[in-house]
Molecule: SAM riboswitch aptamer (S box leader)
Organism: Paenibacillus validus NBRC 15382
RNA sequence: CUCUUAUCAAGAGCAGGUGGAGGGACUAGCCCGAUGAUACCCGGCAACCGACAUGAAUUUGCUUCGGCGAAGACAUGCACGGUGCUAAAUCUUGCGGAAGGUUGUGUGCUUAAGUUGCGCAUAAUUUCUGAGAGAUGAGAG
Repeated sequence: CUCUUAUCAAGAGCAGGUGGAGGGACUAGCCCGAUGAUACCCGGCAACCGACAUGAAUUUGCUUCGGCGAAGACAUGCACGGUGCUAAAUCUUGCGGAAGGUUGUGUGCUUAAGUUGCGCAUAAUUUCUGAGAGAUGAGAG
């Protein structure tokens, strides 16, 4: 760097330390920041992988047939090791689909008349949903 797969609405320091200007991946927004952000250290959160503890479907070895072992999907716990995370839903959003109301525009019918109402199309907007992009773990190349 690429591929596969799981997760991404919970949680975590308003007086901790260093440091001193931009930061929230990118776009457009909207936010955070000299009352010191981002980052690093410390602290904390969570429980993805491993270890460990308890239970355990199931498989299986030996047997003097009384028993004695081994492996173990899975579940729960723990927080020892490896990561991760620690403003805002992955802050919202980009591409597509569905549904509903409203507004604008165009148009058909209606009318003396953009006069009134109804229908259709389209754009904006709201909600839901799938994808894309991104982040992290585990596995593979």